[in-house]
RNA sequence: GGCGGAGUAGCUCAGAUGGCGAGAGCGUGCGGUUCAUACCCGCAAGGUCGGGGGUUCGAUUCCCUCCUCCGCUA
Numbered sequence: 001g002g003c004g005g006a007g008u009a010g011c012u013c014a015g016a017u018g019g020c021g022a023g024a025g026c027g028u029g030c031g032g033u034u035c036a037u038a039c040c041c042g043c044a045a046g047g048u049c050g051g052g053g054g055u056u057c058g059a060u061u062c063c064c065u066c067c068u069c070c071g072c073u074a
Stems, first nucleotide, its partner, number of pairs: 001073007010026004019057001028044005050066005
């Protein structure tokens, strides 16, 4: 240099052939339970869906480009 994959919550990830108010588990906070702790149950907070642009009535999802990481190859 060429090809491919990945980038979504603090962490690990899901998601969709474009539209449900963006989710799960873990973690965190609060509450319940207990004599108490843990387990367990409930609730809550937390997100520029990597950046920019395009298409569209509408983009996390499609297209282009850039950045970062991983792999293969010359």